[in-house]
Model confidence (mean pLDDT): 85 of 100. This is a predicted structure of a 109-nucleotide RNA (SAM riboswitch aptamer (S box leader)) from a soil metagenome.
RNA sequence: CAUCAAGACCGGCGGAGGGAUAGGCCCUUGGAUGCCGGGGCAACCAGCGCGACGCGCAAGCGUCGCGCCAGGUGCCAAGUCCUGCGGUGAGUUCCCUCACCGGAAGAUG
Repeated sequence: CAUCAAGACCGGCGGAGGGAUAGGCCCUUGGAUGCCGGGGCAACCAGCGCGACGCGCAAGCGUCGCGCCAGGUGCCAAGUCCUGCGGUGAGUUCCCUCACCGGAAGAUG
């Protein structure tokens, strides 16, 4: 800096917590989280091709867009599971609830 409402599961090991944090709500001895193997999803980067624009005498280079591929990452419960801070609107009655927008934090590249 970009993206984060889509998508994608089997086997083995192992044996208690796990979903980053707090609250909520979930998953889990009908074996979770994790590790290993296989399978899959996606297309950020790399590679290849095409186009537009810019630079260059030229070879070519850069940016952007589109397509192909699947080499390097990533991912395969729940929207990043939801909320946390601020704003707008509606409901409610003095507690709060809902919707939307932005932010923070986080994840991946």